[in-house]
């Protein structure tokens, strides 16, 4: 000081978030199996499947000391005969008798014991099978011990051997002989069984046990050693004595059993009623023993919701696996117990059996066969085949340990001990250690620098486990045997027992564990996995293919997810994969769970069994608690020690065994039995409110019809008609009548009932509640499975009634259709009696009862106080009934004394989503149809509440040339350009809804140019290096050539340290080059939303959290501008200003500009001289800030109007684009990953092409004309370009243009005349004097070149077109319209773009629509965000289910037939040793018949389960079918349930419910004040 040490999560539904819930994963553990790999040793386990069939060959023998008989093979002996050798003697061979050894041996029989154990399997069994405890006063137990007594005295038989016979065989029959511990008499009886009588004692009471005495009955076998003291023969033997082992009876133990009881022991109620030996009793059999166990015969009982029958699974248990435990799951090895033995059945024998290696029957199978008849039963050990993913040697050996038979020695023993297979598992060891950087080759990777495999190799220096070789070598063996000897027992020196010492004998494993010792790193490492969960990352090859996947997911050109390779990560003679189990999983929750919306409260009551149950007080002790015994086997499993070198395995000893049963204590709480109380409950009494229900009369208004008056064209319905009515007189309106239903207004989160539900009045009846204050009963109480009872509406049956409404249906409409919605009509039905149906969102989506736990405030009924004459106000309390709201609760949302709070009692329910409230099945029920109520199969989800958003045919504000009001335009001609689309050799390529289309292209004859053809080059058209090598190049000229090129010729270097080097060309390598692909690998730059007015952040606070706040909110603003208010408080990007440019003035400063004053000049001009005043020009500054007033607002921000002023409220323009959207555009501007080409996808080159042309479209220009054309005359801009360039004046020329060169690098020159305006002439409404296309001819100008394919110019020509259909676009002022001018690109080409100035309007009442946007809110099933999401029918394929004419098996049963063996009864016949009898015969036995029972079989009608079936019905899943659009926003007719009838189809429509209805208005309540 032991046996008390233990509990983990993650990954998937979502844009995100918190719930709820399934699904997977991570552990562990296995009699496995499969895939890759294997070196070795221990100590284990090994047919889970066919309780399927099996060759062979063991697995139960023994015992001569129970008996009787009893070989052979060989061996040498004797006698004969025959042969061969040899004269012979003799030798050799064969044979024939004769005795000996083998041997009283084997082998068989009799007869005893033993075969019932040991071993095997787990088919059957749901049971007293098994487990634990208990009883047996209801039994039995051979062998063993143990006590007591015997152990006699006859007798007849049979095996076996022998003969004969049948038989193929197996075996059988006859016959004769013989022995026993084999069987039979008889004696004897301590005793023992029965009857009788009797005595005590005890008990669970149908009795046990005992005294005593009497009857009757029951017994046995001998075998072997020892020894002679007594008899007798006489080495020694017989009798005898003793010893041992049998052998009988009786008691008794032990040890193994039988039966009996209590308690436990699996699913299904889609199994609910079963039972005739059934229950019991009484009498007799039967059995070791009770008992319907069997039988007869009375009685009608037994047994079930505490689960009987029925069915379907299974041997059970210590125990094993798992888990923190409870607990779940299992029941291999081991151990106990049970049942079974080719299937059924049945008995023998025996101490036990209905016997695995035993007999009969009978069946099915296999063999064998002369065909007449036999054989056999491996769920023993091995081993076969055959099933199957799957499981071993036809081995040694009885040496140990146990069995069995012997008195032993011994014989047997496939029990056991060993070994062999087999990585099945568990344990342990090794495959080598130290040192060692040139960090080695060589993989791999790379950013090319390295980096990493890697101290890892190699290399040097050890060690020597394991295996190989050689050697040695236990332990497991103690007993047995024989001697001797001591001790105990005893009369004994005898036998037993113990001890001891000597001697001797036994090892399968096995020459094995061990141990020593040679050699020498020498012979020894794989598997899985590296997207997450999960511990490890990279290249490559693949291209939604191949594949992977435990969930989630992964691959569609950059894959850490596939397959490789490299490198890591894990574990290691293994590693993974699959199956199962338990665990995570509080996911069946007892420990430890829900149910208002996630799944979940029965529809409501009433109520039997049940459970639960108020104070007090006494008993009792069944639950309870507490201690004591017994028992809970061993083995496992925990703890301590111990033994194999550790371990694994093993071995002692312990606690532990949470259970069961006895006994004792204990009396608080429960229970049970008694008394008693009064608060739960309920009776009596007073009053009170009320659409509670039933039944019956009775009233008005309305509608609809009918009658009759008035009266006339239209009525009626709709978004807008039409069908309907009506001139036979409608509707209207008046009067009178008929006849049904409903009961305005009171009306109200008012009131009644359990719920459904209930509304005009009055009356009868009659149920329940409140209150009040007293009496009485005395726990009467709460819930309630099952039962019964009620139950909207819509259905059903029969009769009735039928106004109005209205499924159905029939017409009109509407649509693409329109079986709807929406009109007009209209049957069931809606109403009543009677009777079913039992269902609804039957809901408060909340079961009932009972305490408790803060208020506030309305209403309803009653009461009571305060007042008062009285009503009220007010105040208290009691009963329903709302809102608000603490604490608590809840996933949130909410709920809160009417709890969804906190506690107790019962009930009902729930375990993902679909399949499906579906199928059977069973009750119900006239039907429709209700109840109860599943699987297979298939998904990873389905949900629920709340957030952000998005979006809505939801709502509020608000804005913007959005619409509106204008004002031109397009869309219609032609013609320009750009796109489609055709075409083509090629029409390169790219933008493609707003946000491509006069875009990229700011300018395609060539080039450009990427495209086509054709000709050429290949280190290249261009860069760098590095080798060789030549040599200048460059030009020029000729040939050929379309040209590129090629070839000739001609000309010709520079520095130098003299090695060379520049430069240039050849050749060769490295590389170059691609407008080749991927804009869905990128940068970068740009479009849009939008110059809208948003977007965010940090701290705070609020919320479990996503997320909220802030940023909303009240004004305002162009503006999240700005002020106020606020769980905010402040901050960035956005806005605004700051920059530019325009409008004004001020100042600087004047050239080239400007010229007012002075001067000169000129036909004339700022030309000139001067001059800087003006204009201008470019530098600086001023100015505008809601600053002033008035008025509105909240005193604010602000607005409106006003002054002042050039301007006025961001003065106009520009320039500036938040945070992100569009995988928006763009690899062809450029850069750039990957990829691909590499004598071509790269280059040059010549040509064509980008310019085609039935056509479709956007963008323009230009017209269609008089606000115009034409023609002359006449003014007035800005902004810009210009030396390859702009070009004047002249001159040519009709022009275009040419010539031609002044001047200018530019406020100086030039382009350059501005045009529309003005004045005036002509044209006069037309295809024109409009319009100018097309065409022709004639030039012109750039260019090498204008054919394909520029411009422009003249002269002819003179097309369409007379204001453009649906629909569409731009403008809010110096805009719009309308005029022209200039630029860049460019050689050349402008209708296009950019810019610039002239001229100069109309209109906005205003936000109802469209459109885009902005903020708040609502919905939402959307999140790829409405272009979303998503339903059902038809096609197709694939799966699994259900029905169904049937068909086939199977299992249990019931009635009738037959009925083998064999028990048990009976019995004329036949046999017959032992006993009686002299005999005759008889007792008894056999053998046959016969009866009951009965197994297989059979017939018959049914029952249940199962498989399969033509064909036939839903369902479930499957990238890109077809119809529709039903649902989610008011889903465009709100939507659901339930019902009914209809319809391709979702779905419509009736009647009645529900809000899980958006929105507006009203009521009515609550909150603040």
């Nucleotide at each position: 000081u032991a046996a008390g040490u233990g509990g983990a999560g993650a990954g998937u539904u979502u844009g995100a978030u918190c719930c709820u819930g399934g699904c997977u994963c991570a552990g562990a553990a296995c009699g496995a199996a499969c895939g890759c790999u294997g070196g070795c040793g221990g100590c284990g386990u090994g047919c889970c499947u066919a309780a399927c069939a099996c060759a062979u060959g063991c697995a139960a023998g023994u015992c001569g000391a129970a008996c009787g008989a009893g070989a052979a093979a060989u061996c040498g002996g004797g006698c004969g005969c025959u042969c061969a050798g040899g004269c012979a003697a003799c030798u050799g061979a064969g044979u024939g008798c004769c005795g000996g050894a083998g041997a009283g041996u084997a082998a068989a029989g009799u007869g005893g014991c033993g075969c019932a154990c040991g071993g095997g399997u787990g088919a059957g069994u749901a049971a007293c099978g098994c487990g634990u405890g208990g009883g047996u006063a209801a039994c039995c137990u051979a062998c063993c011990c143990u006590u007591g007594a015997a152990u006699c005295u006859g007798g007849a038989a049979u095996a076996a051997c022998c003969c004969c016979g049948c038989g193929a065989a197996a075996g059988c029959g006859g016959g004769a002989c013989u022995a026993a511990u084999a069987c039979c008499g008889g004696a004897u009886a301590u005793g023992g069984u029965u009857c009788c009588a009797u005595u005590a004692g005890c008990c669970c009471a149908g009795g046990c046990u005992u005294u005593u005495g009497g009857a009757a009955u029951u017994a046995a076998a001998g075998g072997u050693g020892a020894c002679c003291u007594c008899u007798u023969c006489a080495u020694g033997a017989a009798a005898g004595u003793u010893g041992c082992c049998g052998u009988u009876c009786a008691g008794g133990g032990a040890c193994g059993g039988g039966c009996c009881c209590g308690c436990g022991u699996a699913c299904c109620a889609u199994u609910a009623g079963c039972u005739u030996g059934u229950u019991g009793g009484u009498a007799g059999g039967g059995u070791a023993a009770u008992g319907g166990c069997c039988u007869a015969c009375c009685a009608a009982g037994g047994c079930g919701a505490c689960g009987a029958u029925g069915g379907u699974u299974a041997g059970c248990u210590g125990g094993u696996c798992u888990g923190a435990g409870a607990g779940g799951a299992u029941g291999a090895u081991c151990a106990g117990u049970c049942a079974c033995a080719c299937u059924g059945g049945a008995a023998c024998u025996g101490g036990a059996a209905c016997a695995c290696g035993g007999u009969c029957c009978a069946g099915a199978c296999u063999c064998c066969u002369a065909c007449g008849g036999g054989a056999g039963g491996c769920a023993g050990c091995a081993g076969u085949g055959a099933g199957g993913a799957a499981u071993u040697u036809u081995g040694c050996g009885c040496a140990a340990u146990g069995g069995g038979g012997g008195a032993a020695a011994c014989c047997c023993u496939g029990a056991c001990g060993c070994a062999g297979c087999a990585a099945c598992g568990c344990c342990g060891c090794g495959u080598g250690a130290g040192c060692g950087a040139a960090g080695a080759a060589g993989g791999c990777c790379u950013u090319c620098g390295g980096g990493u495999c890697g101290u890892a190799a190699a290399g040097c220096u050890c060690u020597g486990u394991c295996a190989a070789g050689u050697g040695g070598g236990a332990a497991a063996a103690a007993a047995g045997u024989c001697u001797u000897u001591c001790g105990g027992u005893u009369a004994a020196u005898a036998c037993c027992c113990g001890g001891a010492a000597a001697a001797u004998u036994u090892g399968a494993u096995g020459g094995u564990a061990c141990c020593a010792u040679u050699g020498g790193a020498g012979g020894a490492a794989g598997c899985a996995c590296c997207g997450g969960c999960u511990a490890a990352c990279u290249c490559c090859g693949u291209g939604c293919c191949a594949g992977c996947a435990g969930c989630c997911g992964c691959g569609g050109u950059a894959a850490u997810a596939c397959g490789g390779a490299g490198g890591g990560u894990g574990c290691a003679a293994g590693c993974g994969u699959u199956g199962u189990u338990c665990g995570g999983a509080a996911u069946u929750a007892c420990u430890g769970g829900g149910c208002g919306u996630a799944a979940a409260g029965g529809g409501c009551g009433u109520g039997c069994a049940g459970g639960c149950g108020g104070u007090c007080c006494u008993g009792u002790a069944a639950g309870a608690g507490a201690g004591u015994u017994g028992u809970g086997a061993a083995a496992u499993g925990c703890c301590c020690u111990g033994g194999c070198u550790c371990a694994a395995c093993c071995a002692g000893g312990g606690a532990a065994a949470u259970g069961c049963a006895c006994c004792u204590c204990u009396g608080a709480c429960u229970g049970c039995a008694g008394g008693a109380c009064u608060u739960g409950a309920g009776u009596a009494u007073g009053g009170g409110a009320g659409a509670g229900g039933a039944u019956g009369g009775g009233g008005g208004a309305a509608u609809u019809c009918c009658c009759g008056g008035u009266g006339u064209a239209g009525c009626g319905g709709u978004g807008a008609a039409a069908u309907g009515c009506a001139u036979u007189g409608a509707u209207a309106u008046c009067g009178g009548g008929a006849g049904g239903a409903a009961c305005a207004c009171c009306a109200g989160u008012g009131g009644c009932g359990a719920a459904g539900g209930c509304g005009c009045c009055c009356a009868u009846c009659u149920g329940g509640c409140c209150u009040a204050a007293u009496a009485c009963u005395g726990a009467c109480g709460c819930u309630c499975a099952g039962g019964c009872g009620c139950g909207a509406a819509a259905g059903c049956u029969a009769g009735g009634g039928g106004a109005g409404c209205a499924a159905a249906c029939a017409g009109g409409a509407u649509u693409a259709g329109a079986u709807a919605c929406c009109c007009u009509g209209g049957u069931a039905g809606u109403c009543c009696u009677a009777g079913c149906c039992g269902u609804a969102a039957a809901c408060g989506g909340u079961g009932g009862g009972c305490a408790c736990u803060a208020g506030g405030u309305g209403u309803a009924g009653g009461a009571g106080g305060c007042a008062u004459c009285g009503a009220c106000c007010c105040c208290u309390c009691c009963u329903g009934u709302g809102c608000c709201g603490c604490a608590g609760c809840u996933a949130a949302c909410g709920c809160a004394u009417u709890a969804a709070g906190u506690g107790c009692c019962c009930c009902g329910c729930c375990u993902g989503g679909g399949g499906a409230g579906u199928a059977c099945g069973a009750c119900c029920g006239c039907a429709a149809g209700g109840u109860u109520g599943a699987a297979a199969c298939u998904c990873a989800a389905a949900g629920g509440a709340a957030u952000u958003g998005a979006c809505g045919g939801g709502g509020g504000c608000c804005c913007g040339c959005a619409c509106a009001a204008g004002c031109g335009g397009u869309g219609g001609a032609g013609c320009a350009u750009g796109u489609g689309g055709u075409u083509u050799a090629a029409u390169u390529c790219g933008a493609u809804g707003c946000a491509a289309c006069g875009c990229g292209a700011a300018g395609a004859a060539c080039c450009u140019u990427a495209c086509c053809c054709a000709g050429a080059c290949u280190u290249g058209a261009c860069a760098u290096g590095c080798a060789c090598u030549g040599g200048a190049c460059u030009g020029g000229u000729g040939u050929g050539g379309a040209a590129a090129c090629a070839c000739a010729c001609c000309u010709u270097c520079c520095c130098u340290u003299c090695g060379g080097g520049g430069c240039c060309g050849g050749u060769g390598c490295a590389c170059a080059g691609g407008u080749g692909c991927u804009g869905c690998a990128u940068g970068g730059c740009u479009g849009u939303c939008g110059u809208c007015a948003g977007c965010u952040c940090g701290u705070g606070u609020c919320g479990u959290g996503a997320g909220a706040u802030g940023u909303u909110g009240g004004g305002u603003u162009a503006a999240g501008u700005c002020c106020c208010g606020c769980a905010a408080c402040g901050a960035g990007c956005g806005c605004a200003a700051c920059c530019c440019u325009u409008g004004u003035c001020c100042u600087u400063a004047g050239u080239u500009g400007c010229c007012a004053u002075c001067a000169a000049g000129u036909u004339a001009u700022g030309u000139u001289g001067g001059g800087c005043a003006c204009u201008c020009u470019a530098g600086g500054g001023a100015g505008a800030c809601u600053g002033c007033c008035g008025u509105c607002g909240a005193u604010a921000a602000g607005g409106c109007g006003g002054a002042g002023g050039a301007a006025g409220g961001u003065g106009g323009g520009g320039a500036u684009g938040a945070c992100g959207u569009c995988a928006a555009g763009u690899c062809c501007u450029c850069a750039u990953g990957g990829u691909c080409c590499u004598u071509a996808c790269g280059c040059c080159u010549g040509g064509g092409g980008c310019u085609a042309c039935a056509c479709a479209c956007g963008u323009g220009c230009u017209a269609c004309a008089a606000u115009g054309g034409u023609c002359g005359g006449u003014a007035c801009a800005g902004a810009g370009g210009g030396u390859u360039g702009c070009a004047a004046u002249g001159c040519c020329g009709c022009g275009a243009g040419g010539u031609g060169g002044a001047g200018c690098c530019a406020a100086u020159c030039c382009c350059a005349c501005a045009a529309a305006a003005c004045c005036g002439g002509c044209c006069u409404c037309a295809g024109u004097u409009c319009g100018g296309a097309u065409u022709g001819c004639a030039g012109u100008c750039u260019g090498c070149a204008a054919c394909u394919c520029g411009g422009c110019u003249g002269c002819a020509u003179g097309a369409a077109g007379u204001u453009g259909g649906a629909a569409u676009c731009g403008c809010u002022a110096g805009u719009a319209a309308u005029c022209g001018c200039u630029g860049a690109u460019c050689a050349g080409c402008a209708g296009g773009c950019a810019g610039c100035g002239g001229u100069g309007a109309a209109u906005a009442u205003g936000u109802u629509c469209c459109c885009g946007g902005g903020c708040c809110u609502u919905g939402u099933a959307c999140a790829c965000a409405c272009c979303g999401c998503c339903c059902g029918u038809c096609a197709a394929g694939c799966c699994a289910c259900g029905a169904a004419a049937g068909u086939u098996g199977g299992c249990a049963g019931u009635a009738c037939c037959c009925g083998a063996c064999g028990u048990c009864g009976c019995c004329g016949u036949c046999c017959u040793a032992a006993c009686c009898g002299u005999a005759a015969g008889g007792a008894g036995g056999g053998a046959g018949g016969c009866g009951c029972c009965u197994a297989a079989g059979g017939u018959a009608a049914g029952g249940c389960c199962a498989c399969u079936g033509a064909u036939u019905g839903g369902g479930g899943c499957u990238a890109a079918g077809u119809c529709g659009u039903a649902a989610c926003a008011a889903g465009g007719u709100a939507g659901c349930c339930g019902u009914a009838c209809c319809g391709g189809a979702a779905g419509g429509u009736g009647c009645g419910g529900c809000u899980g209805g958006a929105u507006c208005a009203c009521c009515u309540c609550c909150u603040u004040u």

The prediction has a mean pLDDT of 83. Predicted 3D model of a 1569-nucleotide RNA (small-subunit ribosomal RNA) from a Pseudomonadota bacterium. Taxonomically the source falls in Pseudomonadota (Bacteria, Pseudomonadati). The RNAcentral record of the sequence draws on ENA and SILVA. Its Rfam family is "Bacterial small subunit ribosomal RNA". Its family is annotated with structural constituent of ribosome and ribosome in the Gene Ontology.